[in-house]
RNA sequence: ACCAGAGUGGCGCAGAGGUAGCGCACGUGACUCAUGAUCACGUGGUCGAGGGUUCAAUUCCCUCCUCUGGUA
Numbered sequence: 001a002c003c004a005g006a007g008u009g010g011c012g013c014a015g016a017g018g019u020a021g022c023g024c025a026c027g028u029g030a031c032u033c034a035u036g037a038u039c040a041c042g043u044g045g046u047c048g049a050g051g052g053u054u055c056a057a058u059u060c061c062c063u064c065c066u067c068u069g070g071u072a
Base pairs, nucleotide, nucleotide: 001071002070003069004068005067006066007065010024011023012022013021018055026042027041028040029039030038048064049063050062051061052060
């Protein structure tokens, strides 16, 4: 330099046009003599950045950034 993959709550991941969800973690409560476990509820993300298409974009298109792998 070129090719491919990835980027979504604190962490690991799902979602592939109709306004974002799961697990863990965290907070509160229940239970317990107490801790843990368990159960219930809750907080937390303008989806890497900027543009385009669309009534509507995490999702499709373009450019860029970061990371990983490959080729020379």

The RNA shown here (transfer RNA) has 72 nucleotides and comes from a Candidatus Kariarchaeaceae archaeon. Rfam family: tRNA. The family's RNA type in Rfam is transfer RNA. Its family is annotated with triplet codon-amino acid adaptor activity in the Gene Ontology. The source organism's lineage runs through Archaea, Promethearchaeati, Candidatus Kariarchaeota, Candidatus Kariarchaeales and Candidatus Kariarchaeaceae. The sequence is in RNAcentral, with records from ENA. The coordinates come from a structure-prediction model, not an experiment, and the mean pLDDT is 82.